[in-house]
């Protein structure tokens, strides 16, 4: 420098359960492992979810992110191990 077929020292942890915060989506902590070679970090682009507040309403509801998702895709930054050069 290239690559992630195989391997894995060290690492992360889906669903689900408990607690907690939140209007919700969802976050955090503990348990738990479906998986992950960036499943590390950043909402920058797309996408998706929510709709408290706001606006509208035929009062049924509808629209809306300033909220959220990095384990949806892309991008940026950083890093471990291994193989090859």
């Nucleotide at each position: 420098c290239u690559u992630g077929a195989a391997a894995a020292a060290g690492g992360c942890a889906a669903a689900c359960c408990u607690g907690u915060c939140g209007a919700a989506a969802g976050g955090c902590a503990g348990g738990g492992a479906c998986g992950c070679a960036a499943a590390g970090u950043c909402g920058c682009g797309a996408g998706u979810c929510u709709a408290a507040g706001g606006c509208c309403u035929u009062c049924g509801g509808g629209c809306u992110a300033u909220g959220a998702c990095a384990g949806u895709c892309g991008g940026a930054c950083u890093g471990c191990c291994a193989a090859g050069u």
Molecule: c-di-GMP-I-GGC riboswitch aptamer
Organism: Clostridia bacterium